[in-house]
Transfer RNA from Prevotella sp., 72 nucleotides, folded computationally.
A source record names the gene trnfM.
Its Rfam family is "tRNA". Rfam describes the family as follows. Transfer RNA (tRNA) molecules are approximately 80 nucleotides in length.
């Protein structure tokens, strides 16, 4: 260099055109004698970067970047 697959809240993921979500993680209450568990709440995202198409782009194109795989 060529080809596939990947990049989203601390992590782990999902979403594939119309408000960006679920687990678990963190913070307040709850309840215990107390901790853990339940259980009600809340905060936390330039969706990798940079252009393009649209009314709207995390989705769809185009260039680059990182990772993880095949193949040479």
């Nucleotide at each position: 260099c060529g080809c596939g697959g990947g990049g989203u809240g601390g992590c782990g993921c999902a979403g594939c055109g119309g408000u960006a979500g679920c687990g678990u993680a963190c913070c307040g209450g709850u309840u215990u004698c107390a901790u853990a568990a339940u259980c009600c709440g809340g905060a936390u995202g330039u969706c990798g970067c940079c252009g393009g198409u649209u009314c709207u782009a995390u989705u769809c194109c185009g260039g680059c970047u990182c990772c993880c795989g095949c193949a040479a």
The RNAcentral record of the sequence draws on ENA.